[in-house]
RNA sequence: GCCGUCGUAGCUCAGCUGGUAGAGCGUAUGACUGUUAAUCAUAAGGUCAACGGUUCGAACCCGUUCGACGGCG
Numbered sequence: 001g002c003c004g005u006c007g008u009a010g011c012u013c014a015g016c017u018g019g020u021a022g023a024g025c026g027u028a029u030g031a032c033u034g035u036u037a038a039u040c041a042u043a044a045g046g047u048c049a050a051c052g053g054u055u056c057g058a059a060c061c062c063g064u065u066c067g068a069c070g071g072c073g
Base pairs, nucleotide, nucleotide: 001072002071003070004069005068006067007066010025011024012023013022019056027043028042029041030040031039049065050064051063052062053061
């Protein structure tokens, strides 16, 4: 330098052929308990890497850039 995969909550990851962004773990609060743990309930937490384009509508499609990993040279 060229090619490919990936980037979504604090962490690990879903998200169907474009139509309200989710789960588990963790965190906070409450219930339960002599106390802790466990269990149960509720809640908080997001510029979907960035910018631009297409579209009535984009995490999703297209372009460019940045980053991680892998392959080729």